[in-house]
Overview: The prediction has a mean pLDDT of 81. The part of an RNA shown here (large-subunit ribosomal RNA, domain I) has 530 nucleotides and comes from a Planctomycetota bacterium. The source organism's lineage runs through Bacteria, Pseudomonadati and Planctomycetota. It was read from a public genome assembly.

Context: one part of a larger RNA
């Protein structure tokens, strides 16, 4: 020096665990805000710091309800000073207080009204004031506006990515759409939305890459309505001033396609009735009962011996069960504890549905005649675009810009150029629940989900922290003594420090750099080889 074995140091892998995450299902909620929000700053305790709570009434004040012996939140023990069966602390509901900020506002915008008031006589603009509303924030979902590039096409330009990302606006608990100028082609269906299927089909496409329907069928849900106009009445204004015409407000009337309505006429019916109702359909609601939510309450049944530090283990004998879910307890507990099955409860607040009452509202049909009405710078056309699965194509339908520009029920639109026949529908006004989408958040349950390099970035007194960056922003590491601190009194060695030896305590190789304690690496001892 090497090898082997043993004993240690070092290090923190592995095993076990879980306070934390992840996901799914069901129900709820989907808000808050000028009565000042979300978020922040600063304070606030007997006590320095941090978290939590709270706001100069400051870990709290008042009222009602629950609960029943302790208590003055946590890290974090002690001390001090208190409170409490005359019911505290604590939990639920309601109220009071709520510093400085922040939309942050003595402002701005909109509407209505009043006062005032230029150039300019009246007037108008403008100014001032009052009242009401809006503003900000918010995870995703929705609708609308603007709108990329990387990428793919094995290059690239039409194309794709994609109407995606991003930005902006607006609203709701959902939004949007919606009661046929529809879809279709059979003995047709009958608002919208969503799902399955149709179907990767028909098609579109440098016919490349790729894009990609619809009807029918099956399901979920189910709901239909109101205006404008004709005509009638009342009121106002203007032109005319006998009359009549025009504009406008309100009320009645009326709302559709086998056309409907108005007006005139004829016939029948009609209320002491019938129906509906808070989401539309015309419009406001109130009260009571019931059920749930926001605290809670009751809730069965076990002992002995042995091992052990400790019994829930083993052995023996019992018991309960509408409860043998789960968690805890010094090792594995139906019967020790919390619970579980089951049953019960409400001062106050709140939600829902149903019922009841009050209340509120609505309610004709047919025959004949007449030809008055039925949404106009609209439909359509040309040019230029967009959107439709559809890239201009034979390109319909729909939307936008420019220029044009009808008809009036013997009418008009559509059926994928266009024409005819036939069929279907009635545009140019509006409202509408449910089935559908999502989850910042609350409650309950669950998992062939993770188990500390995993699972959220974050299991940890103090994580969006420490730290980095001028900034936008980026962004960690870090869990486990033990059943219980019983956290090692006392003695000894020493520099009186580190460390160690006794003692104590089931165990201290569980000793705080603390469960287990692998490997690298280092050392000591012994043996063998050189």
């Nucleotide at each position: 020096g090497g090898c082997a074995c043993a004993u240690g140091g070092g290090g923190g892998a592995u095993g076990u665990c879980u306070u934390g995450g992840c996901g799914u299902c069901a129900g709820g909620a989907g808000a808050c805000g000028a009565u000042g929000a979300a978020g922040g700053g600063c304070g606030u305790g007997g006590a320095a710091g941090a978290c939590u709570g709270c706001g100069a009434u400051a870990a709290g004040c008042c009222c009602g309800g629950g609960g029943g012996a302790g208590u003055u939140g946590u890290c974090a023990a002690a001390c001090g000073a208190g409170c409490g069966u005359u019911g505290a602390u604590c939990c639920c509901g309601g109220g009071a207080u709520u510093c400085c900020u922040g939309a942050a506002u003595u402002a701005g915008c909109a509407u209505a009204c009043g006062c005032u008031g230029a150039a300019u006589u009246c007037a108008u603009a403008g100014g001032c004031g009052u009242a009401u509303g809006c503003c900000g924030c918010c995870a995703a979902c929705a609708c609308g506006g603007u709108g990329a590039a990387c990428c793919g096409a094995a290059a690239c330009a039409u194309c794709c990515a994609a109407g995606u990302a991003a930005c902006c606006g607006u609203a709701g608990g959902a939004a949007a759409a919606g009661a046929a100028a529809g879809a279709a082609a059979a003995c047709u269906c009958g608002a919208u939305u969503u799902c399955c299927c149709c179907a990767g089909u028909a098609g579109c496409g440098g016919c490349g890459a790729g894009c990609g329907a619809a009807a029918a069928g099956g399901a979920a849900a189910g709901a239909g309505c109101c205006c404008a106009a004709a005509c009638c009445g009342c009121g106002g204004g203007g032109g005319u001033u006998u009359u009549c015409c025009c504009c406008u407000g309100c009320g009645g009337g009326g709302u559709u396609g086998u056309a409907g309505g108005g007006c005139c006429u004829c016939u029948c019916a009609c209320a002491u009735g019938a129906g509906a109702g808070u989401u539309a359909c015309c419009a406001a609601g109130c009260u009571g009962c019931c059920a749930g939510c926001u605290a809670g309450c009751g809730g069965a049944a076990c002992u002995g011996u042995c091992u052990g530090g400790a019994a829930a283990g083993a052995c023996a004998g019992g018991c309960c069960a509408u409860a043998g879910a789960c968690g805890g307890u010094g090792a594995c507990a139906g019967c020790c504890c919390g619970g579980u099955a089951c049953g019960c409860g409400g001062c106050a607040g709140u939600u829902g549905u149903g019922c009841a009452g009050c209340c509120u509202c609505u309610c004709g049909a047919g025959g004949g005649g007449u030809a008055c009405c039925u949404g106009a710078g609209u439909a359509g056309g040309u040019c230029g675009g967009g959107c439709c699965a559809c890239g201009u194509g034979g390109a319909a339908u729909c939307c936008c810009g420019a220029c044009u520009g009808a008809a009036u029920c013997c009418g008009c639109g559509g059926g994928g150029a266009c024409c005819a026949u036939c069929c279907c529908g009635c545009a140019a006004g509006g409202c509408u629940a449910a089935a559908u989408a999502c989850u910042c958040c609350c409650u309950g349950a669950c998992g062939a989900c993770c188990g500390a390099u995993a699972g959220u970035g974050a299991a940890c007194u103090c994580a969006g922290u420490a730290a980095g960056g001028c900034g936008a922003c980026u962004g960690a590491a870090a869990g486990a003594u033990g059943g219980g601190a019983a956290g090692a009194a006392c003695c000894c060695c020493u520099g009186c420090u580190a460390g160690g030896g006794g003692a104590g305590g089931a165990u201290a190789c569980u000793g705080a750099a603390c469960c287990u304690g692998a490997a690298a690496c280092c050392a000591u001892g012994u043996g063998c080889c050189u």